Two RNAs folded together computationally: RNase P RNA and transfer RNA, 429 nucleotides in total.
RNA sequence: UGAGUAGGCAGGAUGGCAGCGUGCAGGAACCGAAAGGGCCUGUAUGAGGAAAGUCCGGGCUUCACAGGGCAGGAUAGCUGCUAACGGCAGCCGAAGGCGACUUUAGGGACAGUGCAACAGAGAGAUCCCGCCAGAUUUAUCUGGUAAGGGUGGAAAGGCGAGGUAAGAGCUCACCGGGGUGCAGGAGACUGCACUGCCAUGUAAACCCUAUCCGAAGCAACACCGUAACCAUAACGGAAUGAAUAAACGGCGGCCCGUCGUCAUUCCGGGGCAGGUGGCUUGAACCGUCGGGCGACCGGCGGUCUAGAUAGAUUGUCAUCUACAACAGAACCCGGCUUAUACGCCUAGUCACACA
RNA sequence: GCGGGUGUAGUUCAAUGGCAGAACACUAGCUUCCCAAGCUAGAUACGUGGGUUCGAUUCCCAUCACCCGCUCCA
Numbered sequence: 001u002g003a004g005u006a007g008g009c010a011g012g013a014u015g016g017c018a019g020c021g022u023g024c025a026g027g028a029a030c031c032g033a034a035a036g037g038g039c040c041u042g043u044a045u046g047a048g049g050a051a052a053g054u055c056c057g058g059g060c061u062u063c064a065c066a067g068g069g070c071a072g073g074a075u076a077g078c079u080g081c082u083a084a085c086g087g088c089a090g091c092c093g094a095a096g097g098c099g100a101c102u103u104u105a106g107g108g109a110c111a112g113u114g115c116a117a118c119a120g121a122g123a124g125a126u127c128c129c130g131c132c133a134g135a136u137u138u139a140u141c142u143g144g145u146a147a148g149g150g151u152g153g154a155a156a157g158g159c160g161a162g163g164u165a166a167g168a169g170c171u172c173a174c175c176g177g178g179g180u181g182c183a184g185g186a187g188a189c190u191g192c193a194c195u196g197c198c199a200u201g202u203a204a205a206c207c208c209u210a211u212c213c214g215a216a217g218c219a220a221c222a223c224c225g226u227a228a229c230c231a232u233a234a235c236g237g238a239a240u241g242a243a244u245a246a247a248c249g250g251c252g253g254c255c256c257g258u259c260g261u262c263a264u265u266c267c268g269g270g271g272c273a274g275g276u277g278g279c280u281u282g283a284a285c286c287g288u289c290g291g292g293c294g295a296c297c298g299g300c301g302g303u304c305u306a307g308a309u310a311g312a313u314u315g316u317c318a319u320c321u322a323c324a325a326c327a328g329a330a331c332c333c334g335g336c337u338u339a340u341a342c343g344c345c346u347a348g349u350c351a352c353a354c355a
Numbered sequence: 356g357c358g359g360g361u362g363u364a365g366u367u368c369a370a371u372g373g374c375a376g377a378a379c380a381c382u383a384g385c386u387u388c389c390c391a392a393g394c395u396a397g398a399u400a401c402g403u404g405g406g407u408u409c410g411a412u413u414c415c416c417a418u419c420a421c422c423c424g425c426u427c428c429a
Stems, first nucleotide, its partner, number of pairs: 001351003005347005012320007020046008030037002048326001052337002055335005060217004067256004072213005077091005092106001093104004107208002112206002114202003126156001128149002130145006157175002160172003176197001178195007221277004229271002235268008248260003284303008356425007365379004373409001381397005402418005
C1' cells in the first nucleotide's frame, strides 16, 4: 500500500417564535346525578437502537398460592451464567478458509413401525451381464462368486499385496468405523493397546430416551358509584323436599384428588354505560473498586429519566452540514429476529514493497 | 395492545415428500349470414428467503401480506 476478519461508537447540532402531553405550585369557579373531570398562568420535563415482529423467557394479576397421573407442547454435545430461557459465555466434535476467523436443530436407526418415486437384477437382503466349476451338449441347466460392468443420491468398509477353480477381511500393511480395556480431563471428548467389520439412508417421518412446562392474559385485575336504560342473574335469609351416595359447579382435554351440600318457592338484593387505580423506583441507569478467561457477580458513591386513554415530541425562521436512513412508547423487564443513510473508532490476519 | 388463523392459474378450491390438477373465466380454430351455446386445442400458478432430505406445494426456521376474535353480565 492492497485484500480480508472480528468487535464497538453514533443515529443531526445551536438559537428565536408559536403550539401539544404529563408532574408540581397558584388562580378562577366551568361540566357531571355522583364518583370524578375540565379551564387559565407560571415552572420542570417529554420516544428508540430497534419503541417493530410478537418468536422465546420472567415479573405482576386472577383462577385452589396451583396438587398427582395420562394426554399435549418445547428442547437436545459438555461445563457454567442467569429471576428464567429455545438466550449468552467458554470449551469439545464436525465442516469451510493459506490465515485472522466463520458456520453448526450436534441424543438414539442392533426397541418397534413406515418411506426410499424414476432407473436398476436387487433399496435390505437379492446374481441381470460377467468370471469359475460341473452336467448335458454347442445352447441351455445346476452350483460357486459381490473382484469387474451397468442403474442410482445411496449397492456387501476403501485401496494395494498375498491367496484362490474364480472370488471373498479368507490373510496382511495403511486409512475409516464399531466394541473392550488402560491413561488423561470437571465433562463433552482425546490418546494408546487389543479386537476382522450381520450390514445403507431418513427421527426438521411416526417413535424411543432424558430434561422442562398448570391455565389465561393489563381489553389481566382491584376499587368507586348508581340519574336514565336493561334486567331479576350472582349472593344472602326463610320454608319445604332429597341426602353424606349419586348428580351439578369451582377445574382449563380426560381420570384421580380436593373444595362447595343440592333442588323448588318466597323475601332482600343487581348489571351495563361512567370514573379511578393498576402506570412506572426498576433483576433501573451512571461512575468507581474488587472477583472471574468470559457470560456475569459483589461492594461503595451518585441520579430519578415519558406515562397517554382517540392517544402528547409538531410547525416555522436563521446558521452549520453530505438537505440526514430505518422508524413513534401503551403493564414492565431479559434475549432473539428483522429494517437501518452518512460518518467514526479499535484489535488481529494474509500478500507485496521498503528499512 | 393481546390472542388465533390463512397464503396454489384471473376467481373458487384440490393434491400421502416423487411429472401440480378441476370448475368457471381467457386466447385461437371449427360451427353460423352474425352472435350465443356447443366441439377441439392452448396459455396461465405453489407469497418471499434460507435449511433438512437423493428429492419440498407438503417438514423446520425467518420474513412479508391478508383475515378473524377480544370490556362486564347473561
Model confidence (mean pLDDT): 75 of 100. It holds a member of the Rfam family "Bacterial RNase P class A". Gene Ontology terms of the family: tRNA processing, ribonuclease P activity and dimeric ribonuclease P complex. It is annotated as a ribozyme.